[in-house]
Context: one part of a larger RNA
RNA sequence: CGCAGGUGAUCUGAGGGGAAGACUCCCUAGUACGAGAGGACCGGGAGUCACGAGCCAACGGUGUUCCGGCUGUCGCGCCAGCGGCAGGCCGGGUAGCUGUGCUCGGAACGGAUAAGCGCUGAAAGCAUCUAAGCGCCAAGCCUCCCCCGAGACAAGACCACCCAGGACGCAAGUCCCUGAAGUCAGGUCGUAGACCACGACCUUGAUAGGCCGCGGGCGCAAGCGCAGCGAUGCGCUGAACCGAGCGGUACUAAUUAGACGUGCGG
Numbered sequence: 001c002g003c004a005g006g007u008g009a010u011c012u013g014a015g016g017g018g019a020a021g022a023c024u025c026c027c028u029a030g031u032a033c034g035a036g037a038g039g040a041c042c043g044g045g046a047g048u049c050a051c052g053a054g055c056c057a058a059c060g061g062u063g064u065u066c067c068g069g070c071u072g073u074c075g076c077g078c079c080a081g082c083g084g085c086a087g088g089c090c091g092g093g094u095a096g097c098u099g100u101g102c103u104c105g106g107a108a109c110g111g112a113u114a115a116g117c118g119c120u121g122a123a124a125g126c127a128u129c130u131a132a133g134c135g136c137c138a139a140g141c142c143u144c145c146c147c148c149g150a151g152a153c154a155a156g157a158c159c160a161c162c163c164a165g166g167a168c169g170c171a172a173g174u175c176c177c178u179g180a181a182g183u184c185a186g187g188u189c190g191u192a193g194a195c196c197a198c199g200a201c202c203u204u205g206a207u208a209g210g211c212c213g214c215g216g217g218c219g220c221a222a223g224c225g226c227a228g229c230g231a232u233g234c235g236c237u238g239a240a241c242c243g244a245g246c247g248g249u250a251c252u253a254a255u256u257a258g259a260c261g262u263g264c265g266g
Stems, first nucleotide, its partner, number of pairs: 001151001005162004010157002015148004021049007033038001051105005059099004066092005072085005110142002116136004163265001165176004177263001182260003186202005207253003210249005216242002223236005
């Protein structure tokens, strides 16, 4: 810009893309078959591997924003207690993200066929699956499953919402009034993310921070007391500290305002 008013939402599905895997074991059945050795079709069931998608309850990894321990050195005047030093080194670890972990997938049915197997059947009194006609049949083809999808210009459907002014002019148009539905912009953010986009919320508010509670991590703070010459131990003390998790609460910040979009539609 188009889809013959504007707007929001939900669909249809032309068309396009993805995926299509392999193997083992058990039953049928030691049956059919076979002198024996051996050993099925058909049908049913259970698994494994590779691949793909999703997920994080459990099992693990990471977790330089959490907690603790230890060494050297420097600093806070000293002791004590802390802080800095490529994450100094080490032991753990929430959320998130993850795999070696967990869940699911390939199918079945249907349609038309290939080779192939047939029915009926002439040309050609016979024969013949073919010439007319009619069946069966593949991991393949079309569907079925998942995703995109009306710029599918043959521009589709359905639902809902919105706009009912005037003056002048031959006309083009100019001026005044009006400015909807809705969208944008701005802000607090994240289930989103390079930016954009997408999504939640903006006081008629729990969107983020703070605070409170819970969960969870670490593992018992400082200080004081007690015991010991002391190192140290014990008590107050499952303490102190505590990122991202789950809730609650307007204390703080999402204030007020603005722009676009028109006036019933060839």